[in-house]
Overview
The part of an RNA shown here (large-subunit ribosomal RNA, domain II) has 719 nucleotides and comes from Methanothrix sp. The RNAcentral record of the full RNA draws on ENA. Lineage of the source: Archaea > Methanomicrobia > Methanotrichales > Methanotrichaceae > Methanothrix. Its mean pLDDT, the model's own confidence on a scale to 100, is 83.
Context: one part of a larger RNA
RNA sequence: GCCAGGGAGUGUAUUCGGAUGGCAAGGUUAAGGCCUUCACGGCCGGAGCCAUAGGGAAACCGACAAGUCCGUAGCUCGCAAGAGUGUGGGACGGCGUAUUAACUGCGCGGAGUCAUCAGGAUACGACCCGAAACCGAGUGAUCUAGGCGUGGGCAGGUUGAAGCGUGACGAAAGUUGCGUGGAGGACCGUUAGCGGUGCUGAUUUGCAAAUCGCUCGCGUGACCUGUGUCUAGGGGUGAAAGUCCAAUCGAACUCGGAAACAGCUGGUUCCUUCCGAGACAUGUCGUAGCAUGACCCCGGUGGAGACCGUCGGCGGAGUAGAGCACUGAUUGAGGGAGCCGGGGGAGAAAUCCCUCGCCCCUUUGUCAAACUCCAAAACCGCCGUCGUCGUAGAUGCCGGGAGUCCGGGCUGGGGGGUAAGCUUCUAGUCCGAGAGGGAAACAACCCAGACCGUGGUUAAGGCCCUUAAAUGUCGGCUAAGUGUAAUUAAAAGGGUGUCCCAGGCCCUAGACAGCUGGGAGGUGAGCUUAGAAGCAGCUAACCUUUAAAAAGUGCGUAACAGCUUACCAGUCGAGGUUUGGGGCCCCGAAAAUGGACGGGGCUCAAGCCGACUGCCGAUACCACGGAGCACGGAAACGUGAUCUGGUAGGAAGGCGUCCUGCGUGGACAGAAGUAGGGCUGUAAAGUCCUGUGGACCGCGCAGGAACGAAGAUCCUGGC
Numbered sequence: 001g002c003c004a005g006g007g008a009g010u011g012u013a014u015u016c017g018g019a020u021g022g023c024a025a026g027g028u029u030a031a032g033g034c035c036u037u038c039a040c041g042g043c044c045g046g047a048g049c050c051a052u053a054g055g056g057a058a059a060c061c062g063a064c065a066a067g068u069c070c071g072u073a074g075c076u077c078g079c080a081a082g083a084g085u086g087u088g089g090g091a092c093g094g095c096g097u098a099u100u101a102a103c104u105g106c107g108c109g110g111a112g113u114c115a116u117c118a119g120g121a122u123a124c125g126a127c128c129c130g131a132a133a134c135c136g137a138g139u140g141a142u143c144u145a146g147g148c149g150u151g152g153g154c155a156g157g158u159u160g161a162a163g164c165g166u167g168a169c170g171a172a173a174g175u176u177g178c179g180u181g182g183a184g185g186a187c188c189g190u191u192a193g194c195g196g197u198g199c200u201g202a203u204u205u206g207c208a209a210a211u212c213g214c215u216c217g218c219g220u221g222a223c224c225u226g227u228g229u230c231u232a233g234g235g236g237u238g239a240a241a242g243u244c245c246a247a248u249c250g251a252a253c254u255c256g257g258a259a260a261c262a263g264c265u266g267g268u269u270c271c272u273u274c275c276g277a278g279a280c281a282u283g284u285c286g287u288a289g290c291a292u293g294a295c296c297c298c299g300g301u302g303g304a305g306a307c308c309g310u311c312g313g314c315g316g317a318g319u320a321g322a323g324c325a326c327u328g329a330u331u332g333a334g335g336g337a338g339c340c341g342g343g344g345g346a347g348a349a350a351u352c353c354c355u356c357g358c359c360c361c362u363u364u365g366u367c368a369a370a371c372u373c374c375a376a377a378a379c380c381g382c383c384g385u386c387g388u389c390g391u392a393g394a395u396g397c398c399g400g401g402a403g404u405c406c407g408g409g410c411u412g413g414g415g416g417g418u419a420a421g422c423u424u425c426u427a428g429u430c431c432g433a434g435a436g437g438g439a440a441a442c443a444a445c446c447c448a449g450a451c452c453g454u455g456g457u458u459a460a461g462g463c464c465c466u467u468a469a470a471u472g473u474c475g476g477c478u479a480a481g482u483g484u485a486a487u488u489a490a491a492a493g494g495g496u497g498u499c500c501c502a503g504g505c506c507c508u509a510g511a512c513a514g515c516u517g518g519g520a521g522g523u524g525a526g527c528u529u530a531g532a533a534g535c536a537g538c539u540a541a542c543c544u545u546u547a548a549a550a551a552g553u554g555c556g557u558a559a560c561a562g563c564u565u566a567c568c569a570g571u572c573g574a575g576g577u578u579u580g581g582g583g584c585c586c587c588g589a590a591a592a593u594g595g596a597c598g599g600g601g602c603u604c605a606a607g608c609c610g611a612c613u614g615c616c617g618a619u620a621c622c623a624c625g626g627a628g629c630a631c632g633g634a635a636a637c638g639u640g641a642u643c644u645g646g647u648a649g650g651a652a653g654g655c656g657u658c659c660u661g662c663g664u665g666g667a668c669a670g671a672a673g674u675a676g677g678g679c680u681g682u683a684a685a686g687u688c689c690u691g692u693g694g695a696c697c698g699c700g701c702a703g704g705a706a707c708g709a710a711g712a713u714c715c716u717g718g719c
Base pairs, nucleotide, nucleotide: 001719002718003717004716005715006714011124012123013122014121015120016119018117019116020115021114022113023112026050027049028048032044033043034042035041054061055060064093067092068091069090070089074085075084076083077082094108095107096106097105098104127267128266130264134257135256136255137254138253139252145231146230147229148228149227150226151225152224153223154221156188157187158186159184163180164179165178166177167176168175169174193218194217195216198214199213201212202211233249235245236244270654271653272652273651274650275649280293281292282291283290284289295403296401297400298399299398300397301396305389306388307387309386311384312383313382314381315380316379321374322372323371327368328367329366332363333362334361335360336359338358340357341356342355343354344353345352346351407431408430409429410428411427412426413425414424415423416422436447437446438445451626452625453624454623455622456621457620461616462615463614464600465599466598470613472612473611474610475609476608477607483602484601493587494586495585497584498583499582500581501580502579503578504577505576506575514571515570516569517568518567520544521543522542525539526538527537550565554563555562627644628643629640630639631638632637655708657705658704659703660702661701662700663699664698665697666696673692674691675690676689677688678687679686680685
């Protein structure tokens, strides 16, 4: 892991509302007793409990058997419209009581109680499994720590302390040589023994729940060791590491309290039908929880309007925008006053002048969430029209049962943030709890809300192949494989890439480009300078001849020279040049194995833009058949354009297993069980046949459950 078997909302008590039934101003017995065919059942037993009156803290006081109106269902009348009556219901009035101020609070015109059933709450193990822990009573020092008593053990070698002897020196204290001596938590050492450094070796389902190999430390000592004995769990022992106390130690082990508690994790077993959430608000030692409200479900009550939408009318408000009239911010120019502030000047001073700042006026240019002279679209309130829902009973109200209080994506509008698959609000929608088609794949993007079956038509999106459908038609653009992606990428800034639109100027009196020729004279202008001749620099920029030609555009020379340009003519023969805008394209453009338009591949396209015609394509839509549900109906049956996706969850109806009672059946001419096969039912399931098996087993109506398995690192067994 698989298979088989086991495996989780139960019981008692109290209580709440509901359903059904009995009795009813009453209802009911408990313990106990008597009878009795097993359980069962029957009969007593009225103690007690609930109800029959409330209000008040209490003392205490103590209520409508109906006075008025409206009116549902029903009933009566009516052809209908409607009218009458009207239990229950509503509104008044009245009454009881209270520390009563009150149009104040609570109560009052008789319905309860007992039993059963299902649902909820509370206490208990309380749906099941799960801690680490806490407490109590005991058991342990045969492992290990330390102490104590009594024993045992340490090859061999080295070093050579004190002391002593003797010699030398010295006045002495003493120093010193040689010898002797044999000290030491001294030295070497695989002696034995003890240890456990490195290989971070081997091993790591091992030889072994700590071993093996080589290497290494100690090895006369705070040494090693036998045996006996002592210290015990908040305690011991500890040369101290929270070490060790029997493979267990930051509090041992065993049993018990005990099914500890767990707001935390996991699991929680048959079917179908109807409806269907929340991830918000408030409080909480509360934010992994809970309670209350909102939202969901079920039942009741009540009896006529309700409301998301549309249009119109009347109001509201101060957003977007805009503006500068206020509050503030803020550019330039002009003018003015005060002499207020700083600086400068004149003067002996008073004072005067200039300038800057402040203030005011005119003009000009700008800003604001906490500015507004203005002011939308939307939005909100009321009324009406239309619409939708509603007597097939809505909105509302009452009661019972929940779940939920980690939400998320997108679109629009905001706050925060450099930004974020960011965060926080807001309106809507979707996912959550939503299948199907498209987007290669892809919760929330596009289409579209799946009761079942069959056949058709479309949506989004597509139609070369993969791959269903056009290698479709017409007109353009792109040469970059741009693109073929809905931005799965891109900007500032660039492009004589190419296409289109509009304008200016030149042009057959010949434009633009090229080619041929001219491009001169006064003059080498003047100044400057060594020189300055068109061309270092400064000043000026005239006149003449001309078709035209600068006191010179660039190169060049030391200065000249030389080349060239402007300008003119000729040749040529039709557009040229420039500005603005638009389309596609190019550069800008960097990421780690080789690689991604899904891929192949595609170039007047299978790319991009525009126009058009077909076709394909969903559980959408249509048709037919069937089922359920809702409603009508006594039923048969009918209607449903507007019903049948669904997690948490609520409600309803069923299937199956075991046992009991009553009834009724089957079985040795073959029960249960079991293997294979057939049929029926929307399903849980039911039933039949054959084989096997060899003795019990169904069905109906009731009742009762240790009642349904795929999950829990579930338990036991098997493989």